[in-house]
RNA sequence: GACGAACGCUGGCGGCGUGCCUUAGACAUGCAAGUCGAACGGAGUAGCAAUACUCAGUGGCGAACGGCGGAGUAAUGCAUAAGCAACGUGCCCCAAAGACUGGGAUAGUCGAGGGAAACCACGGGUAAUACCAGAUGUGGUCCUUAGAUGGCAUCAUCGAGGGAUUAAAUCGAGCAAUCGGCUUUGGGAGCGGCUUAUGUCCUAUCAGCUUGUUGGUGAGGUAACGGCUCACCAAGGCUACGACGGGUAGGGGGUCUGAGAGGAUGAUCCCCCCGAGUGGGACUGCGACACGGCCCACACACCUACGGGUGGCAGCAGUUUGGAAUAUUGCACAAUGGGGGAAACCCUGAUGCAGCGACGCCGCGUGGAGGACGAAGGAUCUAGGUCUGUAAACUCCUUUUGCCAGGAAAGACUUAGGACGGUACCUGGCGAAUAAGCCCCGGCUAACUACGUGCCAGCAGCCGCGGUAAGACGUAGGGGGCGAGCGUUGUCCGGAUUUACUGGGCGUAAAGAGCGCGUAGGCGGCUAGUUAAGUGAGAAGUGAAAUCUCCAGGGCUCAACCCGGAAACUGCUUUUCAUACUGGCCAGCUGGAGGGACGCAGGGGUGACUGGAAUUCCCGGUGUAGCGGUGAAAUGCAUUGAUAUCGGGAGGAACUCCAACAGCGAAGGCAGGUCACUGGGCGUUUCCUGACGCUGAGGCGCGAAAGCGUGGGUAGCAAACAGGAUUAGAUACCCUGGUAGUCCACGCCCUAAACGAUGGAUACUAGACGUAAGAGGUAUCGACCCCUCUUGUGUCGCAGCUAACGCAUUAAGUAUCCCGCCUGGGGAGUACGGCCGCAAGGUUGAAACUCAAAUGAAUUGACGGGGACCCGCACAAGCGGUGGAGCAUGUGGAUUAAUUCGAUGCAACGCGAAAAACCUUACCCACCUUUGACAUGUAUGGAAUCCUUUAGAGAUAGAGGAGUGCUCGCAAGAGAGCCAUAACACAGGUGCUGCAUGGCUGUCGUCAGCUCGUGUCGUGAGAUGUUGGGUUAAGUCCCGCAACGAGCGCAACCCUUGCCAUCAGUUGCUACGAAAGGGCACUCUGAUGGGACUGCCGGUGACAAACCGGAGGAAGGUGGGGAUGACGUCAAGUCCUCAUGGCCCUUAUAGGUGGGGCUACACACGUCAUACAAUGGCCGGUACAAAGGGUAGCGAAGCCGCGAGGUGAAGCCAAUCCCAUAAAGCCGGUCGUAGUCCGGAUCGCAGUCUGCAACUCGACUGCGUGAAGUCGGAAUCGCUAGUAAUCGUGGAUCAGCAUGUCACGGUGAAUACGUUCCCGGGUCUUGUACACACCGCCCGUCACACCAUGGGAGCGGGUCUCGCCAGAAGCAGGUAGCCUAACCGCAAGGAGGGCGCUUGCCACGGCGGGGUUCGUGACUGGGGUGA
Repeated sequence: GACGAACGCUGGCGGCGUGCCUUAGACAUGCAAGUCGAACGGAGUAGCAAUACUCAGUGGCGAACGGCGGAGUAAUGCAUAAGCAACGUGCCCCAAAGACUGGGAUAGUCGAGGGAAACCACGGGUAAUACCAGAUGUGGUCCUUAGAUGGCAUCAUCGAGGGAUUAAAUCGAGCAAUCGGCUUUGGGAGCGGCUUAUGUCCUAUCAGCUUGUUGGUGAGGUAACGGCUCACCAAGGCUACGACGGGUAGGGGGUCUGAGAGGAUGAUCCCCCCGAGUGGGACUGCGACACGGCCCACACACCUACGGGUGGCAGCAGUUUGGAAUAUUGCACAAUGGGGGAAACCCUGAUGCAGCGACGCCGCGUGGAGGACGAAGGAUCUAGGUCUGUAAACUCCUUUUGCCAGGAAAGACUUAGGACGGUACCUGGCGAAUAAGCCCCGGCUAACUACGUGCCAGCAGCCGCGGUAAGACGUAGGGGGCGAGCGUUGUCCGGAUUUACUGGGCGUAAAGAGCGCGUAGGCGGCUAGUUAAGUGAGAAGUGAAAUCUCCAGGGCUCAACCCGGAAACUGCUUUUCAUACUGGCCAGCUGGAGGGACGCAGGGGUGACUGGAAUUCCCGGUGUAGCGGUGAAAUGCAUUGAUAUCGGGAGGAACUCCAACAGCGAAGGCAGGUCACUGGGCGUUUCCUGACGCUGAGGCGCGAAAGCGUGGGUAGCAAACAGGAUUAGAUACCCUGGUAGUCCACGCCCUAAACGAUGGAUACUAGACGUAAGAGGUAUCGACCCCUCUUGUGUCGCAGCUAACGCAUUAAGUAUCCCGCCUGGGGAGUACGGCCGCAAGGUUGAAACUCAAAUGAAUUGACGGGGACCCGCACAAGCGGUGGAGCAUGUGGAUUAAUUCGAUGCAACGCGAAAAACCUUACCCACCUUUGACAUGUAUGGAAUCCUUUAGAGAUAGAGGAGUGCUCGCAAGAGAGCCAUAACACAGGUGCUGCAUGGCUGUCGUCAGCUCGUGUCGUGAGAUGUUGGGUUAAGUCCCGCAACGAGCGCAACCCUUGCCAUCAGUUGCUACGAAAGGGCACUCUGAUGGGACUGCCGGUGACAAACCGGAGGAAGGUGGGGAUGACGUCAAGUCCUCAUGGCCCUUAUAGGUGGGGCUACACACGUCAUACAAUGGCCGGUACAAAGGGUAGCGAAGCCGCGAGGUGAAGCCAAUCCCAUAAAGCCGGUCGUAGUCCGGAUCGCAGUCUGCAACUCGACUGCGUGAAGUCGGAAUCGCUAGUAAUCGUGGAUCAGCAUGUCACGGUGAAUACGUUCCCGGGUCUUGUACACACCGCCCGUCACACCAUGGGAGCGGGUCUCGCCAGAAGCAGGUAGCCUAACCGCAAGGAGGGCGCUUGCCACGGCGGGGUUCGUGACUGGGGUGA
């Protein structure tokens, strides 16, 4: 795009079309084929009659047309083109001739019967254009023939004449003219029959078929040819250009689609064929084997008095069944056409019309104009608005359609008569009146929001939507599309160059057969001639009409539709011309091909013979304890003497070096040597043949390894097998053994990643460098070197090709020819069938079902028990720890009324929490409040505020009292602020979602990376830059480079620390001093500068960057430390810091109070502190810091207390005073290796302090008690220098509470060979079936559910075929029986005919065998799908 459509929703009108696609199922009822009285007799009616009319019958014509259907049919069909000298023809037309004489019946009817009916029998009489006999014979047919022509002849053609045979209705009408009929013959037109050629679906898993089969002779039969039929003879005929078989199907004009070529289709209309319940048969006739005729059989149905009969809608209506589905039991013969008739006329469900159905096409309408910064309602919202929307309302106008009324056709004639139809059409009136829906809105694809729902309900053509913010589901608003329709479903074509003729491919995506030889076939070199098959051109015929296309054609108002014309129908046939090319024939040629001659190389093949080394075994010698084997071992061998070594022997298999991307072969493949036989190739020569060629469906042959059969052989190796190991297991990898096999001969098998994943042949198209064989040239005395040509074999590379990779004279380039093969993945190279095989199996080779992919090449990442390079306390080298103990703290778990919540590998776990007794607090219990503890707004009242008191656990509730401020204003009053009350908007939420978010943070990682612009390369993703050579801590720098630059990172700039200088000096310092005071050199403080930059020297390096060493210097190569964290990753963490969308609660999930809990405890884990001791503990003495904090504070001295502390109050808002004694250290003493003078948990008693309050649940002190623990398994952590270790000090938080945390200083090490390994990271490269990216992907069994399918003892059905039985009706033949009008005969009888019987053929039916196909089947095999 289309449809004979159907379904859903909806539906105003008209025109023109169209309407059982399924059950060729069954059919009630009515109608669809009759007519003629001018063929005939009669009956009836009317009439007085003449006569008229009607009717059954005889007779004639028609009923073979028209109408319907598509079952069958793959050719007996259809289409196109021819043919019939091999034919027929009623009615019609033309022409010629004719129609004479007779006869016997019969229906109707009458009589009398049978039967339920249908209908039938008997007797009598009767007519014809019915029937019969004879005559005539223009003619026709048959026989025959003089003669003529052709031929050598058999003979062929023409043929006067002769013979035989063969017609009729002198009928009908009319007064007549005349008209209509009848017979014979010839011709015509139209119609029909037959024949031929070409074309005409799928299947080879149908490969052979055929006996009337193929042909001949003769006969029969037919309108006619013919095996059409029969007898005989011959053995043919068809087939790979697809016979035979199976499946499906009416064919064509056309129709739909398509640019076309094609593909699909065959409704309506036209042509042909076929069919008439199913099967068979003939009759009549011009024509039938006959839809509304006959006979028979069968099935079905109906009537019946049970004896017997009747029927055939695939005609028009209609019914029923089936189905998703398809109409009225209408009107009329007015028109067109048909039958009959002389005609009038009759008949006509053909036809013309009407009815029903949006089934299709076409046309029209459902109103038009105006009308707001834009009503209401609805939707949404950022709350402003926006959309619906000029839409509505409202005003004016119109009347197609509709309704009412009036008029009114053409179609029709010489003519009264029109179904449609009072219709089309015309006129008048009425009144916006009677008239809009359907689908869609994620992309494809035009059109977007809200709510509801929450992987549910649902959608879906494909991709895919839906798991709480759905433009995809449902609804609404809005929008888009089409519009009396719109969607859906089904089917066909298109898009699909996705079967490729036009117009595809096969190295890796599906696809080159494993290789050759060769048949058919296809294709084929150069030069002439001839032919004209192909080819080209012209003409003629045909290609029905309709359809399609076109028309300044026509008709319906337009259109659809109809009419006219043109063109077209691309085809077929005939004929003429042309002759380039192709083909045929003929003649030649040498370039293709082949042969000859002379040479050459070679693991080419087959057979025979033969050689040495090695392994193993046997014998003997020497010799002694192991050998062997592995990652390490063991099994195994060995004192009966192994391994090792020497000598001798046996046997089998394979051939070291040479050896080479070297050679040969068609491929498989081929390797010691010699001989014999043998195939192919190459070079040179240009002697011969003269296209002999290429390819190759079928066919034939060869064909690694494994395997099979028979017989040998067996040294080594070695499936199976055994043992030993490994392992979670180890039916493996490793080891020790070991049988088939490997070897030979003969015969099979016939497959491989049989690969160059690349079929064969020919020609052409830049080169460069190797190598093998041969020849030539130059040069030379000669040989090399060098150059050239041919053939083979490689590497690189241009043009070109390719999706890319890549190929590239050995093409995957450019072309020609031939063969093979492919057409999404899986199912499956499976099943069934065939063929081959001893078997294993091979070959040919599907479908159901299922998926939306499967695949190729390349790209970027990620990953690898891949590679290269590099870095890091990553390992190593060291020091100290953890893991064991008790304690502290956090977490898990379990518990609980609650043990609030979060954090969960590194990167949660002394984390949020820089302080849970109340508070905090979010949790639990109890008691209370409801505009609220807090914010804003409104109204009213009051200043705020303070004090006392009652009840209560408290919140709270109640009572009493004091009290009036600030600003403006004279005052009244108003205002700001605060409080109270009332109602409503609202507050409030540590409720949920960190996977809706902002912000902040962790982590990789202070790792060196991450990108961009322009350019270039690539079809593209992308690449380049950023890779490479060096170097660095560094993408740091240098060099090189199709790149050149730039940005974020690195570095530097910042802070701190180390040195110096200058300036400034109080509370600091101090050479003066007793102090006060002085001074500012030093220390110190704090401010500003300097200093370090690979700057200098030497070496290395590429004349670079840089590195190594050195000098100087307080400091040297980033001096040390800190801050600083690229693009990004982890849906990392946080809604309980804060902010915030959405959702949820609102006398509660909000708010208040008291108490409890977060502190519980079988247990597990993380992180600390303390220890286990002598480098120590304890006692005494004694020395040296830094950095901080302090007014709700730090708090001195003094005094009291053993002590925590108390008292006390000086000083200090701090370089001034205080916290505040630093400790380890040093000196001296003691302890003596012990559960201790170690260790301090736990517990008891007594206290101190803070605080409203230390019970749950604080810290500290004194006295007493004195547990585990004697250095910690597997494993694991930190640290590279002022670091680890060790020692003390301070701060934040804080009423109090520090083993945590943040900071400070004191003392102060050891080690680093090095980068193999572990972990993490960076760069380059490589592989990848990964991309959620290896925590990836993914294979098979088993279990369960479902689906389709193969096998299957069988069972059932269809169809075809073979053999046999049987034989209705009918036809043909025969004929003993019976009957018989026409003719003959005087008669008897005969001729002829009929019935019956019988023979042949044959439908239905029956029996048996076989083929094929479908269904089903216990059980069974594999396959597919499933969170």
Small-subunit ribosomal RNA from an uncultured anaerobic ammonium-oxidizing bacterium, 1427 nucleotides, folded computationally.
Its Rfam family is "Bacterial small subunit ribosomal RNA". Rfam links the family to the GO terms ribosome and structural constituent of ribosome.